[in-house]
Context: one part of a larger RNA
């Protein structure tokens, strides 16, 4: 692992609500319990009216009564009566109390078993090969006034020194379904001591032992195990068994030692009533202060005019006074902006009245069932965050959740569209129509960048389409040729300053076709090339420039392999922009069949049956209608050794659960209708037993 069998909402009740069916009742009554009688196989049956529900309420109560409360009230106010209906059994549905749908703790608490491990103590034994060093004492020399002291022997202490045995467990390495639930192999530490050891004995579960690690107390210790309470509790995980049919959610509000739990409401379901009330759309009426704009008011604020106040400077010996003032600036005034917490203004939408409209598996009420209280992303409007996030928060619409089909390559939440079944039939939607791939062609431009097939400030003779300005055959624009003088080397300044370091200047005049008191390189300064200006040469619809405005271009670096069109591939297109007329494309529309549900209509003995119209996606969950299995009961005077259940196999049959036949096996039972009870349906639970 896989097969088989076993595995989970029951039973009970001092009970209660609701629904259904039955029994008395409805001219207010329904029914017993415990007990008891006869009697049964066991129910039945007959007594038995305590008791309980209803028949009268209200008041906290005493009490009071079709009234009672309240109060000081005969005011007013609250809860009845005013002409009504139960009650008792059964059955289904839920709650409530029980272990209460299975299964799961870690614990806690009582009574017991343990010290053959292991802690420590007790009483008796036992055990340490070999060496090494060599304290004390003593004895002998020397030595001292006598001691002290030195020296040789000598002698044998030590939690003393090496190392076996034994005790230990420092590294490393192997093992790691092991030789072993703590080993083996080098290696290490102690080895006369606070040593190891054997035997028997004490000391225990909030206690013992402890050279102290909460160690260790039988491979169990921050409270051993054993067995009870005990099916402790588990707002938590996880499971939770047969079909089809109709509806169909929520992931929010308050409250909550509440936040992954409840409760009530919201929002499903079901069954009863109400009967046009519902959304929705058209007309009328309404409020507001959002979007927008504006600056009257709250505050910011831009330039200006004017002019209080202040600064500075003058003026006075010093104040007052006066005067200036390209210094700051209230107020006013005129410009020009800004604002969630500014407003003289002001919408669209929404929303609430109300009149018609509207017949809908809509809507309102009452009751019985829930479920749901982690929601997610897109788009919109906003807050928080960085106008960051697959971020948090709220609104408000869609989708997913709980939804398939088709398009986005692929892709819960994005485009299309909401699947009862069958069809080798049709139109179609996004969204495509060169080849993977179903389906295309034509007009008229643009694009040269594989742009298209990512991205910004910024940058630039890329191209296309308008607009607008100078010059142009009186010859522009580029090129060649020639010219570019003269006062004058202006002036100042400076060693020098000549067109060219630097200042200053009404930067002038003069010759002329033109020529700056000089555009740039250049020299210490001059010089020297050059520009500007002219003239020639050439010979164009052309040159130079602003500006708008499509489509490209540069900006543009990533890690495994093109790798930013799904691939190939694409350049007058298969790529962009405008238009044409086709086509292709879903579980969408339509069309044939059928199979269901609800309403309305005829109709039936019947919820039958036919028509007509509107419906069938579905998770939590609600309702409804079956299939099967096991036992009781009744029929069928069922079936059965001429062959039962089971079990393998095939055919036929139901919308499914299923059922039925034949045939082999099998060897003794068992079916079908009717009805009633459950130990009633397994693919999961780290599920439990057993097999392989």
């Nucleotide at each position: 692992a896989c097969c088989a069998a076993c595995g989970a909402g029951u039973u009970a009740g001092c009970u209660g609500u609701a629904u259904a069916g039955a029994g008395c009742g409805u001219u207010a009554g329904g029914u017993u319990a415990a007990g008891g009688g006869a009697g049964u196989a066991a129910c039945a049956c007959c007594c038995g009216g305590a008791g309980c529900c209803g028949u009268a309420g209200u008041g906290a109560a005493a009490g009071c009564g079709a009234g009672c409360c309240u109060u000081a009230a005969u005011a007013g106010g609250g809860c009845g009566a005013u002409u009504u209906u139960g009650u008792u059994c059964u059955a289904u549905a839920c709650a409530c109390u029980a272990g209460a749908c299975c299964c799961g703790a870690a614990c806690c608490c009582a009574g017991g078993u343990g010290a053959g491990c292991u802690u420590a103590c007790c009483a008796u034994g036992g055990a340490c090969a070999g060496g090494c060093u060599g304290a004390a004492g003593c004895c002998c020399c020397g030595g001292u006034a006598a001691c002290a002291c030195g020296g040789a022997g000598u002698g044998g202490a030590g939690g003393g020194c090496c190392g076996a045995a034994c005790c230990a467990g420092u590294a490393g390495a192997u093992g790691u379904u092991g030789c072993a639930a703590g080993a083996u192999c080098u290696u290490u530490g102690g080895a006369u001591g606070a040593u190891c050891u054997g035997u028997g004995g004490u000391a225990a579960g909030g206690a013992g032992u402890g050279a102290a690690a909460a160690g260790c107390u039988a491979a169990u210790c921050g409270a051993a195990c054993c067995u009870g309470g005990a099916a402790a509790u588990a707002g938590c995980u996880g499971g939770u068994u047969c079909u089809c049919c109709c509806c169909g959610a929520u992931a929010u509000a308050g409250c909550u030692u509440u936040a992954g739990g409840g409760c009530u409401a919201g929002c499903c379901u079901c069954a009863a009533a109400a009967u046009u009330u519902a959304a929705g759309u058209c007309g009328a009426g309404g409020g507001g202060g959002u979007a927008g704009a504006g600056c009257u008011c709250u505050g910011u604020u831009u330039a200006g005019a004017c002019u209080a106040g202040g600064g500075c400077c003058c003026u006075u010996g010093a104040c007052c006074c006066g005067g200036g003032u390209a210094c700051c600036a209230a107020c006013u005034c005129u410009u020009g902006a800004c604002a969630a917490a500014c407003u003289u203004c002001a919408a669209a939408u929404a929303c609430c009245u109300u009149g018609a409209u509207g017949u809908a598996u809509a809507u309102u009420u009452u009751g019985g069932g829930a479920g749901u209280c982690a929601g997610a992303c897109u788009g919109u409007g906003a807050c928080a965050g960085c106008u960051a996030a697959g971020u948090g928060c709220c609104a408000u619409a869609g989708u997913c959740g709980u939804a398939a089909g088709g398009g986005a390559a692929a892709c819960a939440g994005c485009c299309c569209a909401g699947a009862c079944c069958u069809g080798c039939a049709g139109c179609u939607a996004a969204g495509g129509u060169c080849c993977c791939u179903a389906a295309u062609a034509c007009c008229a431009u643009c694009u040269a960048a594989g742009u298209g097939g990512c991205a910004a400030a910024g940058g630039a003779u890329g191209u296309g389409a308008g607009a607008u300005u100078a010059c142009u055959c009186a010859g522009a624009c580029a090129g060649c040729c020639a010219g570019g003088a003269g006062g004058u080397u202006g002036g100042c300044u400076u060693a020098g300053a000549a067109g060219c370091a630097g200042c200053c200047a009404u930067u002038c005049c003069u010759u002329u076709a033109a020529a700056g008191a000089g555009u740039g390189c250049g020299u210490a300064a001059c010089a020297g090339c050059u520009c500007a200006c002219u003239g020639g040469u050439c010979g164009a619809u052309g040159u130079a420039g602003u500006u708008c405005u499509g489509c490209g271009c540069c900006g543009a670096a990533a890690a495994u392999g093109u790798a930013g069109c799904g691939g190939g591939g694409c350049u007058a297109a298969a790529g962009a922009u405008g238009g044409u007329a086709a086509c292709c494309g879903a579980a969408g529309c339509u069309c044939a069949g059928g199979c269901u549900u609800c309403u309305u209509g005829c109709u039936u003995u019947a919820u039958u049956g036919c028509a007509a119209g509107a419906g069938g996606g579905g998770u939590a969950g609600g309702g409804g209608a079956g299939c099967a299995u096991u036992c009781a009961u009744g029929u069928c005077u069922g079936c059965g050794u001429u062959g039962a259940a089971g079990u393998c196999a095939a055919a036929c049959u139901g919308u499914a659960a299923g059922g039925u036949u034949u045939g082999g096996u099998g060897g003794a039972g068992u079916g079908a209708c009717a009805u009633g009870a459950a130990g009633a349906g397994a693919g999961a639970a780290u599920g439990u037993u057993g097999g392989u």